[in-house]
RNA sequence: GGAGUCGGCCGAACAAUCGCUGCCGCCAUCGGGGCGGGAGAGGAAAGUCCGGGCUCCAUCGGGCAGGACGCCAGGUAACGCCUGGGGGGCGCGAGCCUACGGAAAGUGCCACAGAAAACGAACCGCCAAUGACCGCUAAGGUACAGGUAAGGGUGAAAAGGUGCGGUAAGAGCGCACCGCGCAACGGGCAACCGUUGUGGCAGGGUAAACCCCGUCCGGAGCAAGGCCGAAUAGGGAAGGGUGAAUCGCAAGAUUCGACGCGCGGCCCGCGCGCCUUCCGGGUAGGCCGCUUGAGCAUUACGGUGACGUAGCGCCUAGAGGAAUGAUUGUUUCGGGGCCGCAAGGCCCUAGACAGAACCCGGCUUACAGGCCGGCUCCCAAC
Numbered sequence: 001g002g003a004g005u006c007g008g009c010c011g012a013a014c015a016a017u018c019g020c021u022g023c024c025g026c027c028a029u030c031g032g033g034g035c036g037g038g039a040g041a042g043g044a045a046a047g048u049c050c051g052g053g054c055u056c057c058a059u060c061g062g063g064c065a066g067g068a069c070g071c072c073a074g075g076u077a078a079c080g081c082c083u084g085g086g087g088g089g090c091g092c093g094a095g096c097c098u099a100c101g102g103a104a105a106g107u108g109c110c111a112c113a114g115a116a117a118a119c120g121a122a123c124c125g126c127c128a129a130u131g132a133c134c135g136c137u138a139a140g141g142u143a144c145a146g147g148u149a150a151g152g153g154u155g156a157a158a159a160g161g162u163g164c165g166g167u168a169a170g171a172g173c174g175c176a177c178c179g180c181g182c183a184a185c186g187g188g189c190a191a192c193c194g195u196u197g198u199g200g201c202a203g204g205g206u207a208a209a210c211c212c213c214g215u216c217c218g219g220a221g222c223a224a225g226g227c228c229g230a231a232u233a234g235g236g237a238a239g240g241g242u243g244a245a246u247c248g249c250a251a252g253a254u255u256c257g258a259c260g261c262g263c264g265g266c267c268c269g270c271g272c273g274c275c276u277u278c279c280g281g282g283u284a285g286g287c288c289g290c291u292u293g294a295g296c297a298u299u300a301c302g303g304u305g306a307c308g309u310a311g312c313g314c315c316u317a318g319a320g321g322a323a324u325g326a327u328u329g330u331u332u333c334g335g336g337g338c339c340g341c342a343a344g345g346c347c348c349u350a351g352a353c354a355g356a357a358c359c360c361g362g363c364u365u366a367c368a369g370g371c372c373g374g375c376u377c378c379c380a381a382c
Base pairs, nucleotide, nucleotide: 001378002377003376004375005374006373007372008371009370010369012331013330014329015328016327017326018325020040021039023037024036025035026034027033042353046364047363049362050361051360052359053358054221055220056219057218066217067216068215069214070213071085072084073083074082075081086100087098088097089096090095101212102211106210107209108206109205110204123152124151125148126147127146130145131144132142133141134140160178161177162176163175164174165173179201180199181198182197183196184195185194186193187192225288226287227286228285235279236278237277238276239275240274243256244255245254246253247252259273260272261271262270263269295314296313298311299310300309301308302307332350333351334349335348336347337346338345339344
């Protein structure tokens, strides 16, 4: 200098003016208000995918169904998250990826090709040792019965691999090494690793196929839920009252009138209605829940780490379909254009994803541009 890898951080700043939403203080007030002060989005506030807090319902306990998860140890309120480690895969490396229980409980599937995709396969090839046949009871010959998984061919995958021996040809048939299973010993909390011995090796793959095993999960969600509570209508109780007409023995019903109530007020019109008081439910609306919390910052200690403990300091939007903005100026980082040999100068441009709605821990996804640090590889020079 180049290429890469991992981790962390920022994601415009300041000032003036005008606004917006809560809060506090003072003033004013029938009501509306006025002045001042202070606060006001994110690293993901997002997706709503996991886990919890909180609330209500249900609940002795357990099961079925359904779902999630699945190497080991730890962290945590909890997790499907995180940390450390092991196995496997990729990379020269830093490092990255990993759904990583069971295929000897059962069922299914394995396209195409291929003879065969599994109660264990003979298409081609190989074999004359055996039986059979030809031949002279011989030598020899013939792949008919058969033997054979060494070779060819198909396939993602073909019945442990390589080599030597062996054989008619072959074959774990025998042996050596590798692989696999089992056992002992050693290391490790464990997953697992190593060494030695032993078994010729039984049984292809697939469980993000059904399934089996193990662990966990009661349901719904702040429109949870609690409190207060109007008018109209309706429910209940007590007391009181009822003009006229019609029907009816009566109780009462219907119609009309007066009156009252509602349609913002008045007139018209329309609708409803016996009057008064009380009780209770619910609606509109209001209040709480609501932001002091598994909180944030910092220091020390423990731990490889996730994290934990202690000290000290801080309070940081809480709301309704929802405020957090606009303009101007200056500056800084980028980007673009022009000039210049260059150093540089001038002009334009705030520029990514996005937008709190009960709260928190995660995961995932989106993101202009920039900063810092650890490590790896290559090249060159000293």